Description: The RNA shown here (Guanidine-I riboswitch aptamer) has 99 nucleotides and comes from Alteribacillus persepolensis. The model forms 100% of the base pairs in the Rfam consensus. Rfam family: Guanidine-I riboswitch aptamer. Its family is annotated with regulation of gene expression in the Gene Ontology. From the family's description: This family represents a conserved RNA structure found upstream of the ykkC and yxkD genes in Bacillus subtilis and related genes in other bacteria. The sequence was found by an Rfam model in a public genome assembly. The prediction has a mean pLDDT of 81.
RNA sequence: GUCAAUGUUUUCUAGGGUUCCGCAACAUGCUUGUUGGCCUGGUCCGAGAGAAAACACACAGCUUCAGCUGUGACACGGAAGGACAAAAGCCUGGGAGAA
Numbered sequence: 001g002u003c004a005a006u007g008u009u010u011u012c013u014a015g016g017g018u019u020c021c022g023c024a025a026c027a028u029g030c031u032u033g034u035u036g037g038c039c040u041g042g043u044c045c046g047a048g049a050g051a052a053a054a055c056a057c058a059c060a061g062c063u064u065c066a067g068c069u070g071u072g073a074c075a076c077g078g079a080a081g082g083a084c085a086a087a088a089g090c091c092u093g094g095g096a097g098a099a
Stems, first nucleotide, its partner, number of pairs: 007055006015045002020042002022039001023036005057072006074094001076097001080092003
């Protein structure tokens, strides 16, 4: 790169750490510095197997002929590694495996 397919994006959440803000302690250069995520939080990251929405696509029906309606299932899952400040249900990954 090719070889059937289960699409893309946005918002939110479970979750995540600590670049910034805040908070706390200490110190002080007097309003800054150091340390702390075993600090509730704001910014931030964030799900194939979580939620919602928009668009696209496929099929079926209707149809005033470029529009409308409906459907689009299922999904147990390591270890190790990677990025960003760092970590994670992020990526590797509908992976390796399993039934």